The part of an RNA shown here (small-subunit ribosomal RNA, central domain) has 349 nucleotides and comes from an uncultured Campylobacterota bacterium. Rfam family: Bacterial small subunit ribosomal RNA.

Context: one part of a larger RNA
RNA sequence: CUGGGCGUAAAGAGUGCGUAGGCGGUAUGAUAAGUCAGGGGUGAAAUCCUACAGCUUAACUGUAGAACUGCUCUUGAAACUGUCAUACUAGAGUAUGGGAGAGGCAGAUGGAAUUAGUGGUGUAGGGGUAAAAUCCGUAGAGAUCACUAGGAAUACCGAUGGCGAAGGCGAUCUGCUGGAACAUAACUGACGCUGAGGCACGAAAGCGUGGGGAGCAAACGGGAUUAGAUACCCCGGUAGUCCACGCCGUAAACGAUGCACACUAGUUGUUGGGAUGCUAGACAUCCCAGUAAUGCAGUUAACACAUUAAGUGUGCCGCCUGGGGAGUACGGUCGCAAGAUUAAAACUC
Numbered sequence: 001c002u003g004g005g006c007g008u009a010a011a012g013a014g015u016g017c018g019u020a021g022g023c024g025g026u027a028u029g030a031u032a033a034g035u036c037a038g039g040g041g042u043g044a045a046a047u048c049c050u051a052c053a054g055c056u057u058a059a060c061u062g063u064a065g066a067a068c069u070g071c072u073c074u075u076g077a078a079a080c081u082g083u084c085a086u087a088c089u090a091g092a093g094u095a096u097g098g099g100a101g102a103g104g105c106a107g108a109u110g111g112a113a114u115u116a117g118u119g120g121u122g123u124a125g126g127g128g129u130a131a132a133a134u135c136c137g138u139a140g141a142g143a144u145c146a147c148u149a150g151g152a153a154u155a156c157c158g159a160u161g162g163c164g165a166a167g168g169c170g171a172u173c174u175g176c177u178g179g180a181a182c183a184u185a186a187c188u189g190a191c192g193c194u195g196a197g198g199c200a201c202g203a204a205a206g207c208g209u210g211g212g213g214a215g216c217a218a219a220c221g222g223g224a225u226u227a228g229a230u231a232c233c234c235c236g237g238u239a240g241u242c243c244a245c246g247c248c249g250u251a252a253a254c255g256a257u258g259c260a261c262a263c264u265a266g267u268u269g270u271u272g273g274g275a276u277g278c279u280a281g282a283c284a285u286c287c288c289a290g291u292a293a294u295g296c297a298g299u300u301a302a303c304a305c306a307u308u309a310a311g312u313g314u315g316c317c318g319c320c321u322g323g324g325g326a327g328u329a330c331g332g333u334c335g336c337a338a339g340a341u342u343a344a345a346a347c348u349c
Base pairs, nucleotide, nucleotide: 003321004320005319006318007303008302012317014201015200016199017198021194022193023192025088026087027086028085029084030083031082033081034080035077036076037075038074039073040072041071042070049065050064051063052062053061054060091191092188093187094186095184096183097182103177104176105175106174107173108172109171110154115149116148117147118146119145120144121143125136126135162169163168206247207246208245209244210243211242215241216240220236221235222234223233258316259315260314261313262312263311266294267293268292269291270290271289272288273287274286275285276284277283278281298305299304322349323348324347331342332341333340334339
């Protein structure tokens, strides 16, 4: 390489958009590039292969044949692929309609709670733990009432629920804005699928500049525990957590399961939309789209998956190829840095 694979054994890129490329619906006609058939030319000799022959045999050699799977010219075929033309509507998109939603961005507003401050009442404790102590408190704490300040998060509803490409999204209202589902079948007429590079987004932590700082809390200090205790427990506490702008680009970024399409038993729940029916309801039945549970066939090493496939097929991309060395070194690219990405070998088992 061929092959075989990628839920858990090595292996699906964190996610999307999309360039080149690859692949691509139905019908008719044309063409003849691919394809197929016939014929001509060429395909040196040697080698390889087959048969026979010569050295006593073999190696070796000779003779004949076959082969040289290729290239080219020509004559034809027209199913499939390609190309051109015309047409179509089942893929895809548009339009119209009424609904669902923590989808995104910005602004405004609210209540509960924690903390702090001020004032009132009031007196000796409070706090903390397995038990304690550090700690706070007669300079009046803790408790309780009132007011004030500030930051962060939004109880209940809340779900096995919804939305988003993923990361993720949860108080209320307003504005701007993206997507999906359903219904109608009016319009376009294959406009599609995938996607090397590329571009965009991307939790937490971390970084830069400037704000903010209630609670929590790496580091750090103290008290305990212990043989020790650089921990677990307790008292404190700074970065950080929050905001604006700019970086970083990684996660068990997980469904550890790439995307798209088609086909292949059911049953039950639930979310959104619709249709039909009647007894007109918190109703029944059915359809579409989502999200779950269970379960045939089939698959699987087993576990399990099972119309939301890990079943049966097609198209395209990514990735794997014994363990360690190593996701490391060197070099390149990116980054302010931290580092990220691409990515070996010696050696060893």